A computed fold for a 1550-nucleotide RNA from Sorangiineae bacterium MSr9495, annotated as small-subunit ribosomal RNA.

RNA sequence: UGAGUUUGAUCCUGGCUCAGGACGAACGUUAGCGGCGCGCCUAACACAUGCAAGUCGCACGAGAAAGGGCUUCGGCCCCGGUACAGUGGCGCACGGGUGAGUAACACGUGGGUAAUCUGCCUUCGAGUGGGGGAUAACGUUCCGAAAGGAACGCUAAUACCGCAUAAGACCACAAGCUUCGCAAGAAGCGGCGGUCAAAGCUGGCCUCUAUACAUAAGCUAGCGCUUGAAGAUGAGCCCGCGGCCCAUCAGGUAGUUGGUAGGGUAACGGCCUACCAAGCCGAAGACGGGUAGCUGGUCUGAGAGGAUGAUCAGCCACACUGGAACUGAGACACGGUCCAGACUCCUACGGGAGGCAGCAGUGGGGAAUCUUGCGCAAUGGGCGAAAGCCUGACGCAGCGACGCCGCGUGAGUGAUGAAGGCCUUCGGGUUGUAAAGCUCUGUGGGGAGAGACGAAUAAGUGCAGGCUAAUACCCUGCAUGAUGACGGUAUCUCCUUAGCAAGCACCGGCUAACUCUGUGCCAGCAGCCGCGGUAAGACAGAGGGUGCAAACGUUGUUCGGAAUUACUGGGCGUAAAGCGAGUGUAGGCGGUUUCGUAAGUCGGAUGUGAAAGCCCCGGGCUCAACCCGGGAAGUGCACUCGAUACUGCGAAGCUAGAGUACUGGAGAGGUGGGUGGAAUUCUCGGUGUAGAGGUGAAAUUCGUAGAUAUCGAGAGGAACACCGGCGGCGAAGGCGGCCCACUGGACAGAUACUGACGCUGAGACUCGAAAGCGUGGGGAGCAAACAGGAUUAGAUACCCUGGUAGUCCACGCCGUAAACGAUGGGUGCUAGGUGUCGCGGGCUUUGACUCCUGCGGUGCCGUAGCUAACGCAUUAAGCACCCCGCCUGGGAAGUACGGCCGCAAGGCUAAAACUCAAAGGAAUUGACGGGGGCCCGCACAAGCGGUGGAGCAUGUGGUUUAAUUCGACGCAACGCGAAGAACCUUACCUGGGCUAGAAAAUGCAGGAACCUGGGAGAAGUCUCGGGGUGCUCUUCGGAGAGCCUGUAGUUAGGUGCUGCAUGGCUGUCGUCAGCUCGUGUCGUGAGAUGUUGGGUUAAGUCCCGCAACGAGCGCAACCCCUAUCACUAGUUACCAGCGGGUCAUGCCGGGAACUCUAGUGAGACCGCCGAUAUUCAAAUCGGAGGAAGGUGGGGAUGACGUCAAGUCAUCAUGGCCCUUAUGUCCAGGGCUACACACGUGCUACAAUGGUCGGUACAAACCGCUGCAAACCGGCGACGGUAAGCCAAUCGGAAAAAACCGACCUCAGUACAGAUAAGAGUCUGCAACUCGACUCUUUGAAGUUGGAAUCGCUAGUAAUCGCUGAUCAGCAGGCAGCGGUGAAUACGUUCCCGGGCCUUGUACACACCGCCCGUCACACCAUGGGAGUCGUUUGCUCCAGAAGUGCCUGAGCCAACCGCAAGGAGGCAGGGUCCCAAGGAGUGAACGGUAACUGGGGUGAAGUCGUAACAAGGUAGCCGUAGGGGAACCUGCGGCUGGAUCACCUCCUUA
Repeated sequence: UGAGUUUGAUCCUGGCUCAGGACGAACGUUAGCGGCGCGCCUAACACAUGCAAGUCGCACGAGAAAGGGCUUCGGCCCCGGUACAGUGGCGCACGGGUGAGUAACACGUGGGUAAUCUGCCUUCGAGUGGGGGAUAACGUUCCGAAAGGAACGCUAAUACCGCAUAAGACCACAAGCUUCGCAAGAAGCGGCGGUCAAAGCUGGCCUCUAUACAUAAGCUAGCGCUUGAAGAUGAGCCCGCGGCCCAUCAGGUAGUUGGUAGGGUAACGGCCUACCAAGCCGAAGACGGGUAGCUGGUCUGAGAGGAUGAUCAGCCACACUGGAACUGAGACACGGUCCAGACUCCUACGGGAGGCAGCAGUGGGGAAUCUUGCGCAAUGGGCGAAAGCCUGACGCAGCGACGCCGCGUGAGUGAUGAAGGCCUUCGGGUUGUAAAGCUCUGUGGGGAGAGACGAAUAAGUGCAGGCUAAUACCCUGCAUGAUGACGGUAUCUCCUUAGCAAGCACCGGCUAACUCUGUGCCAGCAGCCGCGGUAAGACAGAGGGUGCAAACGUUGUUCGGAAUUACUGGGCGUAAAGCGAGUGUAGGCGGUUUCGUAAGUCGGAUGUGAAAGCCCCGGGCUCAACCCGGGAAGUGCACUCGAUACUGCGAAGCUAGAGUACUGGAGAGGUGGGUGGAAUUCUCGGUGUAGAGGUGAAAUUCGUAGAUAUCGAGAGGAACACCGGCGGCGAAGGCGGCCCACUGGACAGAUACUGACGCUGAGACUCGAAAGCGUGGGGAGCAAACAGGAUUAGAUACCCUGGUAGUCCACGCCGUAAACGAUGGGUGCUAGGUGUCGCGGGCUUUGACUCCUGCGGUGCCGUAGCUAACGCAUUAAGCACCCCGCCUGGGAAGUACGGCCGCAAGGCUAAAACUCAAAGGAAUUGACGGGGGCCCGCACAAGCGGUGGAGCAUGUGGUUUAAUUCGACGCAACGCGAAGAACCUUACCUGGGCUAGAAAAUGCAGGAACCUGGGAGAAGUCUCGGGGUGCUCUUCGGAGAGCCUGUAGUUAGGUGCUGCAUGGCUGUCGUCAGCUCGUGUCGUGAGAUGUUGGGUUAAGUCCCGCAACGAGCGCAACCCCUAUCACUAGUUACCAGCGGGUCAUGCCGGGAACUCUAGUGAGACCGCCGAUAUUCAAAUCGGAGGAAGGUGGGGAUGACGUCAAGUCAUCAUGGCCCUUAUGUCCAGGGCUACACACGUGCUACAAUGGUCGGUACAAACCGCUGCAAACCGGCGACGGUAAGCCAAUCGGAAAAAACCGACCUCAGUACAGAUAAGAGUCUGCAACUCGACUCUUUGAAGUUGGAAUCGCUAGUAAUCGCUGAUCAGCAGGCAGCGGUGAAUACGUUCCCGGGCCUUGUACACACCGCCCGUCACACCAUGGGAGUCGUUUGCUCCAGAAGUGCCUGAGCCAACCGCAAGGAGGCAGGGUCCCAAGGAGUGAACGGUAACUGGGGUGAAGUCGUAACAAGGUAGCCGUAGGGGAACCUGCGGCUGGAUCACCUCCUUA
């Protein structure tokens, strides 16, 4: 400090996710030791058992048993005035636990108490006199199962009760005085009256008195007691401020708010009661609901914040649940009481007992949290004079890796880089100095020994001092002096051996770490993105690696990252987000000057901000964690002193903001009334006749009953053409003929006045298009719904004909729109230019223009600046301030529920569960468009000839079959692989065989090789023989090479699979003109520029221009063929001239002219002329010359790339599969099948022809297992024989159409030739399945071919034949060759394909795209729902335990008074107010559940359509209304977030 994830890529917005830290944790795997901490977060669920609060004999009475000793056996003594129990005192209100309740003065913080209390403790003053009556224990009797209780009798006190005394306190009354205080009042002084105390105990002593030993009185010391004052401590009460959520909780409240009086309390107070008044709280959130103990702190964070409130500490609350009081200094009391309830236990059924949220522990719940331990040695607490007793507080130990911290599991050396594992390109690499080996060390563990700190102000004793009459006692100081749970623990010493001690997670990116094998969208992984469909670094295992380490991972929670709630520190034109608009309340903010004040603000001082914690310094455990001491900090609160710039407040002014008055003009501003013409429709009348209307085309419809058309007249309603304009007015919605009336606002000008009167504006109120609603009118046109006609697969639509609500008016509702500038209002500031509207000024002029200029409005362009970009830009989206509204991922959803409004439709407010990892904005590059522009192409058009119909050939599909092997499937598969399937080929089928194999490499053994005969068999093959012994070396034994056979194991073999694992090759767009790069520049960036533009070209060809300048691959050219010429050469080609020869022929001599051959050159370049274009351009057009003219014609040549195009069956190749078979050999069959369908061809349908006869003219190519002349035979295919030729020499070889002549005469023919029969020929081992050819005969369909469709622009189409490859044979196919040789192109509107520019896009797998809704199925959560169940709670009533208060108290009673009677006082009992649980009724809220029902979400391949994205094929969308299976359609109004074309306006430049 960031990273991943939306896209083809980019920037932005925005969510999701990750890396970090933390934890009272849990779970999984693993586990050596120690220290220090921590350990029921859930059921405040229920609890067995033990312990957790007692103590005091120095307050008091009584007082054992057992045991021991002695005994005279009666008893006595010791224990012992002990134990238990009781009266009494103090304690039990502390300590310990828990967090249920509580949103509250409960807590925190700071104050107040002049409105209070405070046991024990400390200090000070005074006192402690004298009496009385009871009672428990105990004894006796009785009741009860028990718990427990009753009656009678006895007794003590520091228990209880009078009396005395009263400094003082309190109360009542009362003249005053002093001090303090603003006051209320307080304190002090002072008069009089009344009321109120007490308890003793223990030790010591004899100075005084008495008995005269020693005691008592007494004295003395200590502890108590009473009263008063003060302190300390603790507590009560009150107040300011602070800290949760919901407004879908908006009104709450009757003791409520206040007063008076009284009661009550320690104390103020409606705390309580009576009376009086009607207040009090609330948008700064009352009341209600939900949740929650609060804090110091803890975790996180840079901080601000956020989350949290275990352990420790402070406060509060609670103690089975609810209520209540008693005692007491203190409680409404955890281990007290009473009552009620639930639960548990005991019971003799009558009645009783209990409360672990104390420490252990049990059950239960739960993912989950310990020992029924030791000790009072220390610290602390209670009681006591003390010894001491009690103390589950506490100190320790135990269990648990739960956390933090520390240590160890060894250290050094060691390369044959061992073995093994894994990988491998087979070379090696890695594990790896790792191990082994050698040398060391000894923490932890084990054994043996020594052994703590924590312990002191104990009692007692000695000495000294104080008190005292005192050398007692007591107190103080010094010395001495017992005591350890932990624990034989920490620690130390010795011995022992490297011996006993390492795991967990991860390794696709984020994120450090990579390979193999298995698996094959399976199994599985996953925090996000995403992996897995046969080569997975992502699953599982292994090897290796990385990280951390006695732990490591996972899960959960929380902070961070997240500036993702933004105070620090965000936004709102288009991403989510400006209320439709205004008026205005509260609130917030507010011009200028002076004075005052000091609330805010700033500074200083003081108090407080507990301790612990954090931070700093120092110290103690070997270090650390941990602990101790000191400091700092604690941003806060309070109080006080000061400052006065700014803000506030008060006062007084000012005029620049705001407003008023005056003058003036502009305007569809509003409301009401009147009025006008054009047009539509209707009615009447005239003219007039057959159509009209409507559409893409039609039809429904109207019309011979006279329409449409036309003329005249009338009726009625609605709207106001032209002017008209990004012109005007209005807050917005909105406003348009003309006139009148009333009325609002703005603007300009010039003065005067007021004196901050201002801005904004939560709530509130008002206005608010269209549609819609109510009532009453009106109704011409238009027109939802509806009807009909069309269109269509359908057409609930688009189109047409009709047509009702409605549209109009009045009144009343509704309150919403893309109510938009998608831009809230106000103020100030920040370059300009140019239009336009209103008003004004200046110059000038007779005047009107023109020009300059001010203010206000309304447009466009543009600088700075801003913006993610687009864009905005003085009319800001710039720079600032003020106020309001709104946003926080998408969907669910502007929906549900609740509330408010509405007649209704519906509106406003407004969620959640669940689900996704995106949803979006702007811009970029492509692609696409039933968008646009420009251009090209046999693309269309213009032509010529075909295909589609027939027969046949051939390929394919299909079917069939044992097999009909396989591949190729739009163009770009289909006479394609195949340039040639009878066997072979051959991959297929049937059958018969082989298993190291049909071929190759190695070892071993045998044999040379080889030739040949017989048998079986379909063959392969098997079998029986015969012949034959070679070459090289040799030590003559033999060895070797090669070949054959057998055998062994590494292996062969596969036309088996995967072309979606691949190489190579190929097709296609396309011979289309494109595709890119470097540098520079522009842009945040993807990218752009260059490559666009103006011309031009076949061309990104060239020129010009230009933030581009250059370059590369393509184009062109270079290459080949061809057209002309030249040169060279002249055989096998040629023959002009010369000569020879022949019936004839370059036949011969010869020639080198010509043709030709084949090598080298020339030639063509817009070079010349003219025109066009103009930029003196590129270039185009025409002409000359030329064999050829504008790339002359043809070929080869195929950019970056696209199609997972084709090919594993050409070849090569990864992986997988088969291995007596998916290999291999052989025979036969099949690939040749045949109801059909399609493609490509051939031959025809005839007379531009056919047949017969005759006569010409090519090019290219081929030939030795070959081409074959000539001759002979055959009608012929062909056969026989055979010259020549390895070929410019010989041969194939006849070219055919053409031309000449003859016949045929329009017919299924003298056309056409299929089919078929017979007879043959050739090739070949073999023509049955299944070859070609020949002869004779046969003579089918077919008379120019529907929809549709193909080729071709010149030596082309058409037509004619020739050759070659393959090949034994087989050509209608293919590849070439030449002969004859046309027609047409106006042109680019349209179809198809392509190129460039531009535009829109929701597409990017790129339109064969994307995508919407109903329906059907499955699952999920949720709303409604007759009800039903539960929880909480309000109100009204009934009833009312215990208990305080009050009343009563005829029953009962010790203290005091009284001789007594009796009284005072008290108790029981009774009544009453209040009141818990309980009961009844009626509401509210929340939750669970429910037949049925509503929509929603999700789900690889369901149904129906095609709504949206391009002009999405009817532009879309918003509001509203109606309709419809559904998306949707239609009406009305609105918006541009609509393409395209035209026009207008404006702007820029000239």
Rfam family: Bacterial small subunit ribosomal RNA. Rfam links the family to the GO terms structural constituent of ribosome and ribosome.
NCBI's taxonomy places the organism under Bacteria, Myxococcota, Myxococcia, Myxococcales, Sorangiineae.
Model confidence (mean pLDDT): 83 of 100.